A computed fold for a 152-nucleotide RNA from Lentihominibacter faecis, annotated as SAM riboswitch aptamer (S box leader). Its Rfam family is "SAM riboswitch aptamer (S box leader)". Rfam describes the family as follows. The SAM riboswitch is found upstream of a number of genes which code for proteins involved in methionine or cysteine biosynthesis in Gram-positive bacteria. NCBI's taxonomy places the organism under Bacteria, Clostridia, Peptostreptococcales, Anaerovoracaceae, Lentihominibacter. The coordinates come from a structure-prediction model, not an experiment, and the mean pLDDT is 79.

[in-house]
RNA sequence: UCCUCAUUGAGAGUGGCGGAGGGAAUAGGCCCGAAGAAACCCGGCAACCUUGUGCGCAGAAUACUGCCGGCGCAUAUCCUACAGGGACAGCGUUGAAACACGGAAGGUGCUAAAUCCUACAGGACAGAAAGACCUGUUCUGAAAAAUGAGGA
Numbered sequence: 001u002c003c004u005c006a007u008u009g010a011g012a013g014u015g016g017c018g019g020a021g022g023g024a025a026u027a028g029g030c031c032c033g034a035a036g037a038a039a040c041c042c043g044g045c046a047a048c049c050u051u052g053u054g055c056g057c058a059g060a061a062u063a064c065u066g067c068c069g070g071c072g073c074a075u076a077u078c079c080u081a082c083a084g085g086g087a088c089a090g091c092g093u094u095g096a097a098a099c100a101c102g103g104a105a106g107g108u109g110c111u112a113a114a115u116c117c118u119a120c121a122g123g124a125c126a127g128a129a130a131g132a133c134c135u136g137u138u139c140u141g142a143a144a145a146a147u148g149a150g151g152a
Base pairs, nucleotide, nucleotide: 001152002151003150004149005148006147007146008145013042015041016040021032022031023030026119027118028117029116043111044110045109048107049106050103051102052101053100054099056067057066058065059064068095069094070093071092072091073090078085079084115144120141121140122139123138124137125136126135127134
């Protein structure tokens, strides 16, 4: 950098430092900022990864028995470059996903406003009457973006 999946209306500071910008990009809007922007540090929030429990399977079952998988121990007239390695059987130990409820040590992330709003497609409604167009409001979806996890 690309791909896949999930999530994105909740939450989080009267701190330090810094000194003029910031809200991803383009366009339009609307905001934040010298009563101090970004970046950085500290603090905090959250719970993606992670971690605990319910909970490995069968026999009606938390016992018992059997079986399966992971890990470990020990080993062969097994291998070896002689340092060591190392199955089957055995022994010991442990138990899936989803979901739910918890934890916060670690890896990230986040810490104004819905991902600040709109842009593309469709639905509904409104713009004095019917149809079309157009404009607006609103809803749904897509796209884009961000973050995480996995992969190339």